[in-house]
RNA sequence: CUCUUAUAAAGAGAGGUGGAGGGAAGUGCCCUAUGAAACCCGGCAACCGUCACAAUUUGUGAAAUGGUGCCAAAUCACUCAAAGUAUUUUUGCUUUGAAAGAUGAGAG
Repeated sequence: CUCUUAUAAAGAGAGGUGGAGGGAAGUGCCCUAUGAAACCCGGCAACCGUCACAAUUUGUGAAAUGGUGCCAAAUCACUCAAAGUAUUUUUGCUUUGAAAGAUGAGAG
């Protein structure tokens, strides 16, 4: 990097360094000198792993020592399709599914 699979409306510091950017892309709309990104400390608990109970398809719970991950806004909303609804030309809103991206696990 590619493929498969699972998950995601919850959770997470008025700390230090740093100095202008960031929220995947686009369109919006936001965050930010009352300091962005990044790094350190701290924290959360999504997956693997660990433990306990039940079970034999696996499920539920606990802890945070390990491997990643995460710590504004539902994955910030929409971006493709379907259904419903309001308006009745359009268009808006709601719901569902997909796609895309992210993270974990496995394989090449």